[in-house]
Predicted 3D model of RNase P RNA and transfer RNA as a complex of 481 nucleotides. It holds a member of the Rfam family "Bacterial RNase P class A".
RNA sequence: CCAGGGGGCCGGGCAGCCGCGUUGCUAGCAAUAGUACCGAGGAAAGUCCGGGCUCCACGAAACAAGGGUGGCGGGUAACGCCCGCCGCAGGUAACUGUAGGGAAAGUGCCACAGAGAGCAGACCGCUUCGUUUCGGCGAAGUAAGGGUGAAAGGGUGCGGUAAGAGCGCACCGCGCGGCUGGUAACAGCAGCGGCAUGGUAAACCCCACCCGGAGCAAGGCCAAAUAGGGGCGGCGCGCCAAAGGCUUCGGCUAGCGGCAGAUGCGUUUCGUAUCGAUCGCCCGGGUUGGCUGCUUGAGCUGCGGAGCAAUCCGUAGCCUAGAGGAAUGGCUGCCCUCGCAGAUACGGUCCCGCAUAGGAUACCGUCUGCGAGACAGAACCCGGCUUACAGGCCCCCUGGCAUA
RNA sequence: CGGGACGUGGCGCAGUCCGGUAGCGCACUACACUGGGGGUGUAGGGGCCGUAGGUUCGAAUCCUAUCGUCCCGACCA
Numbered sequence: 001c002c003a004g005g006g007g008g009c010c011g012g013g014c015a016g017c018c019g020c021g022u023u024g025c026u027a028g029c030a031a032u033a034g035u036a037c038c039g040a041g042g043a044a045a046g047u048c049c050g051g052g053c054u055c056c057a058c059g060a061a062a063c064a065a066g067g068g069u070g071g072c073g074g075g076u077a078a079c080g081c082c083c084g085c086c087g088c089a090g091g092u093a094a095c096u097g098u099a100g101g102g103a104a105a106g107u108g109c110c111a112c113a114g115a116g117a118g119c120a121g122a123c124c125g126c127u128u129c130g131u132u133u134c135g136g137c138g139a140a141g142u143a144a145g146g147g148u149g150a151a152a153g154g155g156u157g158c159g160g161u162a163a164g165a166g167c168g169c170a171c172c173g174c175g176c177g178g179c180u181g182g183u184a185a186c187a188g189c190a191g192c193g194g195c196a197u198g199g200u201a202a203a204c205c206c207c208a209c210c211c212g213g214a215g216c217a218a219g220g221c222c223a224a225a226u227a228g229g230g231g232c233g234g235c236g237c238g239c240c241a242a243a244g245g246c247u248u249c250g251g252c253u254a255g256c257g258g259c260a261g262a263u264g265c266g267u268u269u270c271g272u273a274u275c276g277a278u279c280g281c282c283c284g285g286g287u288u289g290g291c292u293g294c295u296u297g298a299g300c301u302g303c304g305g306a307g308c309a310a311u312c313c314g315u316a317g318c319c320u321a322g323a324g325g326a327a328u329g330g331c332u333g334c335c336c337u338c339g340c341a342g343a344u345a346c347g348g349u350c351c352c353g354c355a356u357a358g359g360a361u362a363c364c365g366u367c368u369g370c371g372a373g374a375c376a377g378a379a380c381c382c383g384g385c386u387u388a389c390a391g392g393c394c395c396c397c398u399g400g401c402a403u404a
Numbered sequence: 405c406g407g408g409a410c411g412u413g414g415c416g417c418a419g420u421c422c423g424g425u426a427g428c429g430c431a432c433u434a435c436a437c438u439g440g441g442g443g444u445g446u447a448g449g450g451g452c453c454g455u456a457g458g459u460u461c462g463a464a465u466c467c468u469a470u471c472g473u474c475c476c477g478a479c480c481a
Base pairs, nucleotide, nucleotide: 001400002399003398004397005396006395007394008393009392010391012335013334014333015332016331017330018329020039021038023036024035025034026033027032041375045386046385048384049383050382051381052380053215054214055213056212066211067210068209069208070207071085072084073083074082075081086100087098088097089096090095101206102205106204107203108200109199110198123146124145125142126141127140128139129138130137131136154172155171156170157169158168159167173195174193175192176191178189179188180187181186219292220291221290222289229283230282231281232280233279234278238259239258240257244253245252246251261275262274263273264272265271266270285480286479287478299318300317301316302315303314304313305312306311336373337372338371339370340369341368342367343366345361346365347364348363349360350359351358405477406476407475408474409473410472411471414430415429416428417427424461432448433447434446435445436444437443454470455469456468457467458466
């Protein structure tokens, strides 16, 4: 210098003018005005995972159902996330990808093609035998070769054989038990076994582990309004009692009171508080109000330490939107970045050449003009993942070429 | 803001659970019947299943991501 790999960060800056929103203060009866502070993101997004918080349900645990996760170890509040390692695949390498448990527990499926597709299989071919009208035909053997297919029951070589074949041997692969190393996944080593066990689990399933449901429109408090309604269902739906109301004058009706009962608390037969109507669904009716939850949190920044790392510990400082269909924007000037067009021989570069002369605008620089500056946008809050993103900066690493 | 469902010819829908040649009705085109229209009959065309990637021999169907459309959810008595 060229080509490539990995990680981190920014994502316009400054000034002036005009505006928008919350909150505080001041003025005002109020509407509002003035003023001060503050005012979006790396994804605020998709809502795909995991939590906090709140309500509901529920003795706990276990089982069942349903759903999820899936090499090993670690991190974490937790995770399907992150880090490190292992295996496999790709790449010369840096490095990247990996839904990566089980197919000898069982079941299903493997279309078409093909002779044969699952306790294998003779269509062609090869070999032997028989037969022959010399074209073949029949029987047996054979998985080395051809053909079909995504897939045909280890691979290569040598020996062997009628032809062949793990039939025998060597190496590789596979399986089994063992030893060594490692926390483990796994790796290595020597031995034994001629090979049994096709693929598919993002098919059912088996194994191990995890998971109750809903969501801030959760939930709590206050206010306004109404026909302070009706129907169905669950239960603790009980008893006495009739002032009032209704009345056919017989009685009916409990919302006040008492008893029994239910639940909670306190050390028991006892005491006390609450409930006595409440809950769910549907129909009908009313209001489109306020406060809270609400932002100090697994928070941010700096420094030190532990660890390969994710991360953790200690310490100092900081407070950084809380919001209702919803504010954070616009213009001008200068600068920055990118693109396009033009000018220029001043510098590099290229052409011609003896040349420092001359020529050239394809490229870099310089100057001028024009245009552009992404994706997007809080709505209870965090940790992740995924997706979108003009352009730019920094660090580390690999390969090649050249030079020293 | 939160939750859920669905994308298959021009339109409305099957097929998706449990993977193996993509179908039905209307519409469209041509022909026949008719003097013509309508109607009926016969024949035919039109899809790469919203998009991208993966699993598998093979994907509309299974998995992941993404795009689009639709629906539901306030409080009080």